[in-house]
This is a predicted structure of a 501-nucleotide part of an RNA (small-subunit ribosomal RNA, 5' domain) from a Minisyncoccales bacterium. RNAcentral holds the full RNA, with entries from ENA. The prediction has a mean pLDDT of 89. It matches the Rfam family "Bacterial small subunit ribosomal RNA".

Context: one part of a larger RNA
RNA sequence: GGAUGAACGCUAGCGGCGUGGAUAAGGCAUGCAAGUCGAGGGACUCCGCUUCGGCGGAGGACCGGCAAACGGGUUAGUAACACGUAGAUACAUACCAUCGAGAUGGGCAUAACUUCGAGAAAUCGGAGCUAAUACCCAAUGGUCCUCGCUUCGGCGGGGUAAAGGUUGAGAGUAAUCUCUUCUGCUCGGUGAUUGGUCUGCGGCUUAUCAGCUUGUUGGUGGGGUAACGGCCUACCAAGGCAAUGACGGGUAGGGGACAUGAGAGUGUGUUCCCCAACAUUGGCACUGAGACACUGGCCAAACACCUACGGGUGGCUGCAGUCGAGAAUAUUCGGCAAUGGGCGAAAGCCUGACCGAGCGACGCCGCGUGCUCGAAGAAGUCCUUCGGGAUGUAAAGAGCUUUUCUCUGUGAGGAACCUUCGGGUGACAGUAACAGAGGAAUAAGGGGAUGCUAAUCACGUGCCAGCAGCCGCGGUAAUACGUGAUCCCCAAGCGUUAUCC
Repeated sequence: GGAUGAACGCUAGCGGCGUGGAUAAGGCAUGCAAGUCGAGGGACUCCGCUUCGGCGGAGGACCGGCAAACGGGUUAGUAACACGUAGAUACAUACCAUCGAGAUGGGCAUAACUUCGAGAAAUCGGAGCUAAUACCCAAUGGUCCUCGCUUCGGCGGGGUAAAGGUUGAGAGUAAUCUCUUCUGCUCGGUGAUUGGUCUGCGGCUUAUCAGCUUGUUGGUGGGGUAACGGCCUACCAAGGCAAUGACGGGUAGGGGACAUGAGAGUGUGUUCCCCAACAUUGGCACUGAGACACUGGCCAAACACCUACGGGUGGCUGCAGUCGAGAAUAUUCGGCAAUGGGCGAAAGCCUGACCGAGCGACGCCGCGUGCUCGAAGAAGUCCUUCGGGAUGUAAAGAGCUUUUCUCUGUGAGGAACCUUCGGGUGACAGUAACAGAGGAAUAAGGGGAUGCUAAUCACGUGCCAGCAGCCGCGGUAAUACGUGAUCCCCAAGCGUUAUCC
C1' cells in the first nucleotide's frame, strides 16, 4: 500500500448494486415453511334447479395414487476414495422418450359409517355393513427368470403379469352394452438422466507418537447385497502395514474460487455454484425406484411441557421471532405477478424455494452540499519587529442555475398465460421515469502538522498533567503535552483495533 461477513470512536444529505449470527451444532413461546388428485373409490353434509325419476355445484374427513429422498438450513463430525482430477464396471434407475407384446376369468376383506365400551387426555378395543386404479387366486405368455443338454446356431423342462377411468356418438324402459377420443395399467428391449461401487494421482501438522494389526492378510465352502468384496460366517494358511513415516496425538468439511503479489508464492474457504456430512444425543430397521429419512416410525438417554399421577406430548443446524453468551450480525413484513418445484386431463391448489419490500455507511460505485462577479482587502479572530501580516474573493453585496429537496400531475417495462370468448390476472408500486411550480434553498466532517511523513505559530503547563507506531517528547521561552489561530490529507466519511498478503 491492498484486503475484510468486521467491531469501536467521532460524524452523516441521497441513490443503485451487493451483503449481514464468524461466538453457544446452546435452549426455544407463537405463526407459517408439503401437499395434491372427485377424470381411482364408497359413504356423508350443505346449496341451487326439479316433470320428484333425478340433474348441477360446493365441502370436510376416510380408503387409494403420486409427491413428501426434491427444494431450504448448518459445518458438529470427518485426515477419509470425504473432496479434486483421470479412469474402471460386478450394478440399480420412479417420472420421461422410443420399440415389441399384452390387459381373460373369479374371489376375500377393510377404513369411512353404525353401535357398544375403556381413558383426564393422547388415543384404543369389541361387534356389524360397504367400495375401488386397495388386496388375493386362477388363466394366458415372450427375445423375461431359472435348470439341463448343446455341434454354441439352438433344443427341451419348470416358473413369472395386468386396472381401470374419461370424451363424443349409437342401442336399450333401465341396469348396461358397442364404437370412438384422451389417459392410465402389465411384461420385455433400447435410450436419456441420476446414482452405487472400485482404482491411480493430488492437497495440514506432530517422531517429546516407532512399531501397528486377529476379521487382522490371503484361500475354500456357505450366507448376504442391485452389485464386487472379510461385507458376514465356518474351516485352513500366517500373513498384511511401516523412517518414501505405519500406528497414535492435534487441527480441519473438500473444491470452483477469493485476497495479495511483477511473478514464483503465501494466506483464506463469507456470499454464489458443485460435492460430502449432519438434523436434541446414541442405536435400529420399515415403506419405497430412491432413505436407514430435518418438519416419517421404533428403542434408549438428557432436557422441556401437560396430567385426574394411571399416563402422555415435543425437537427452529427451514422463514421470521425470543432468551442466553458475545466487541458484534436484520422484519414475528408483502406476494405467488414472474422463475422454478409437487399434484392434477385441465381449471387450479400448495410453495418463508423464489420474487420483492423493511432495517444496518457493513462494503463497492455514483451524485450532491452550488456557479460567476465582487476590496491592495469590511468586521471579528490570531500573529507582530507595532510598520504591518494572516484568515481572504472568503463574507457581505450583485447576477445565474435547480442536480438534489418540497409540492402537483402523468405513470411504466417486467405478461406469458387463463378464459364462460364478454373478459380476467403485477406483490413490488402510485415505485422508477417524465412534465410543471418554488426557492441557494435541505446537506461537512474526521484525522494530522519533531523526524520517518504532506502540513507551524502563539499562549498555558513545568519530568507535573500528559503524548507515543518506532526513535523518543515534557525538569520555565515545548514547532512532540493542553487550548486557539493557521496549514496539510482524505471526504459522507475519517480514524483506531484485529487478521492476511